[in-house]
RNA sequence: GGCCUUGUAGCGAAGUAGUCAACGCGUUGCCCUCCGAAGGCAGAGAUCGAGGGUUCAAAUCCCUCCAAGGUCG
Numbered sequence: 001g002g003c004c005u006u007g008u009a010g011c012g013a014a015g016u017a018g019u020c021a022a023c024g025c026g027u028u029g030c031c032c033u034c035c036g037a038a039g040g041c042a043g044a045g046a047u048c049g050a051g052g053g054u055u056c057a058a059a060u061c062c063c064u065c066c067a068a069g070g071u072c073g
Stems, first nucleotide, its partner, number of pairs: 001072007010025003018056001027043005049065005
């Protein structure tokens, strides 16, 4: 340098055009307890790597870039 894969809450991870973007862990409050752990209930937290484009509508399709990994030379 060419090609491929990946990038979504603090961490992991679904969603591959159409409601408010799931879920688990963690976290916050409450219940429970003598106190904690465990357990139960409720909540907060991501405009989806960045910028453009297509579309009535984009995390999803297209283009360029950025980052990580793989592969070929």
A computed fold for a 73-nucleotide RNA from Entophlyctis luteolus, annotated as transfer RNA. RNAcentral holds the sequence, with entries from ENA. Its Rfam family is "tRNA". Rfam links the family to the GO term triplet codon-amino acid adaptor activity. Rfam describes the family as follows. Transfer RNA (tRNA) molecules are approximately 80 nucleotides in length. The coordinates come from a structure-prediction model, not an experiment, and the mean pLDDT is 84. Taxonomically the source falls in Entophlyctis (Eukaryota, chytridiomyceta, Chytridiomycotina, Chytridiomycetes).